[in-house]
RNA sequence: GCGGGCGUAGCUCAAUGGUAGAGCUGCCGCCUUCCAAGCCGAUGACGAGGGUUCGAUUCCCUUCGCCCGCU
Numbered sequence: 001g002c003g004g005g006c007g008u009a010g011c012u013c014a015a016u017g018g019u020a021g022a023g024c025u026g027c028c029g030c031c032u033u034c035c036a037a038g039c040c041g042a043u044g045a046c047g048a049g050g051g052u053u054c055g056a057u058u059c060c061c062u063u064c065g066c067c068c069g070c071u
Stems, first nucleotide, its partner, number of pairs: 001070007010024004018054001027041001029039002047063005
């Protein structure tokens, strides 16, 4: 330099155009004499910019970061 893959919550992962979910961790509450376990609840995220569309995490372009391959 060229090609490919990945980027979503604190962490690990879903969601192939129509209200972004789950598990774990953390927080509040219940339970318990206390702790752990269990139960309930809430908070919290689509790497960035643009385009297409009535509507974009999803499709297109650019860009940033990480990984792999080729040279």

This is a predicted structure of a 71-nucleotide RNA (transfer RNA) from Duganella sp. OV510.
It matches the Rfam family "tRNA". About the family: Transfer RNA (tRNA) molecules are approximately 80 nucleotides in length.